[in-house]
RNA sequence: AUCUCUGUUCCGGGAGAGAGUGAGACAUUGAUCUUACCGCCGAAGGCGCAACCGCCCCGGAAACGCUCAGGCCACAGGACCGGAACGGAGAC
Repeated sequence: AUCUCUGUUCCGGGAGAGAGUGAGACAUUGAUCUUACCGCCGAAGGCGCAACCGCCCCGGAAACGCUCAGGCCACAGGACCGGAACGGAGAC
């Protein structure tokens, strides 16, 4: 130098579900804010079971499940995927 794994940052892609109802606030508007209620979503996070895996007393573990949190125009966020840069580990 090359390759593999991994961390961070940046760029691109990135689904689902009420522009819900009532009250109050804001000079008014409203796709705004607060609050209450009903209905929903799952791909931040969290929790649970488990195939499976391990150093097998025990532990790790999902895109499955639960919806505490979060979300239900747009914006923002967003698991995950791709690319780049800078590190770490290993192989050759």